The prediction has a mean pLDDT of 76. Bacterial RNase P class A from Rhizomicrobium sp., 378 nucleotides, folded computationally. It matches the Rfam family "Bacterial RNase P class A". Rfam links the family to the GO terms ribonuclease P activity, tRNA processing and dimeric ribonuclease P complex. The RNAcentral record of the sequence draws on ENA.

[in-house]
RNA sequence: UCAGAUGGCCGGAUGGCCGCGGCGUCCUUGCGUAAUUAAGGGCGUCGAGGAAAGUCCGGGCUCCACGGAGACACGGUGCCGGAUAACGUCCGGCGGGGGAAACCCCAGGGAUAGCGCCACAGAAAUGACACCGCCUAAGACCCUAAAGGUCCGGCAAGGUUGAAAUGGUGCGGUAAGAGCGCACCGCGUUCCUGGCAACAGGAACGGCAGGGCAAGCCCCACCGGGAGCAAGACCAAAUAGGGGCGGCACGUGAUCCGUUUCCGGAUCGUCGCCCGGGUAGGUCGCGUGAGGUGCGUGGCGACACGCAUCCCAGAGGAAUGGCCAUCCAGUGCGGGCGACCGCAUGGACAGAACCCGGCUUACAGGCCAUCUGACGCG
Numbered sequence: 001u002c003a004g005a006u007g008g009c010c011g012g013a014u015g016g017c018c019g020c021g022g023c024g025u026c027c028u029u030g031c032g033u034a035a036u037u038a039a040g041g042g043c044g045u046c047g048a049g050g051a052a053a054g055u056c057c058g059g060g061c062u063c064c065a066c067g068g069a070g071a072c073a074c075g076g077u078g079c080c081g082g083a084u085a086a087c088g089u090c091c092g093g094c095g096g097g098g099g100a101a102a103c104c105c106c107a108g109g110g111a112u113a114g115c116g117c118c119a120c121a122g123a124a125a126u127g128a129c130a131c132c133g134c135c136u137a138a139g140a141c142c143c144u145a146a147a148g149g150u151c152c153g154g155c156a157a158g159g160u161u162g163a164a165a166u167g168g169u170g171c172g173g174u175a176a177g178a179g180c181g182c183a184c185c186g187c188g189u190u191c192c193u194g195g196c197a198a199c200a201g202g203a204a205c206g207g208c209a210g211g212g213c214a215a216g217c218c219c220c221a222c223c224g225g226g227a228g229c230a231a232g233a234c235c236a237a238a239u240a241g242g243g244g245c246g247g248c249a250c251g252u253g254a255u256c257c258g259u260u261u262c263c264g265g266a267u268c269g270u271c272g273c274c275c276g277g278g279u280a281g282g283u284c285g286c287g288u289g290a291g292g293u294g295c296g297u298g299g300c301g302a303c304a305c306g307c308a309u310c311c312c313a314g315a316g317g318a319a320u321g322g323c324c325a326u327c328c329a330g331u332g333c334g335g336g337c338g339a340c341c342g343c344a345u346g347g348a349c350a351g352a353a354c355c356c357g358g359c360u361u362a363c364a365g366g367c368c369a370u371c372u373g374a375c376g377c378g
Base pairs, nucleotide, nucleotide: 001374002373003372004371005370006369007368008367009366010365012327013326014325015324016323017322018321020047021046022045023044024043025042026041027040028039029038032037049349053360054359056358057357058356059355060354061228062227063226064225074224075223076222077221078220079093080092081091082090083089094108095106096105097104098103109219110218114217115216116213117212118211131159132158133155134154135153139151140150141149142148167185168184169183170182171181172180186208187206188205189204190203191202192201193200194199232284233283234282235281242275243274244273245272246271247270248269253268254267255266256265257264258263291310292309293308294307295306296305297304298303328347330345331344332343333342334341335340
């Protein structure tokens, strides 16, 4: 210098003018509300993000349900150890796979509990199999005999299909073959050593069993009540219902009850006051928190602890914006051998709404650190 890998950070800067929202304070106008004061203005102060997003996990908080324990059902998680309030997250390991390396990826318990499935192709897909093929040693027959042929058979080495064909390679062996025998590798069982463990290394034995799929049912272990800030708590009009007390009317009538008539009883009216529930509306919930920053200590790390310091939007259908100037990247054009200069253009994804920890997704451009490889120079 180039090609890569990993981790982290930024997400335009400064100033001016105009505008918007919250809070504090002061002023003006009114006394307008059932209530929280209403409207306007000045000043001060604060005012989006790394993802505020998707709402996919985990929690806080709130209400509802619930005597304890167990079982069943359903859902989730799934190598081991740790971190954490918790997690499906994170950290460190292990195993497997990829890369020359830095490094990256993995839904990674159990297939010897049972069931199920394995398309197409192929002889055969699990009770494994025999299409092509290999063999003729033993037995029978043809033949005088040999050779050869037929039968009875033997085999799975080679070929063919497939994602997958029942250990692999080599030597021996054989009629041809075959773990049939042996060596090494793989696999299984037992043991030893190291490790908290996953697991790794080794030894002995076994001739090889037990094909694959559990993001198919299932088995095992662990976890899990439900709904969500429109949660929920408080205050509370107008109007229409409900209840109580009192006044007026007590006449006609209506309805009901005593089976009908008679007779009797109750209710139905209106006005005033009071009480209660709910609605509109208002207040709280609502930001001091698993909080930010800096330093120190412990730890490989996730993280924990200690000290100092800071207060940092709040809300309700929703403020956080616009213009100008200068600068900073970037881009284009022109000039210059070049360092560079001039002009123009120009800043991604996006938008809090109860809060927090994660994951995932979107993102112009830029910066820093560490590491790997190649080349060159000293």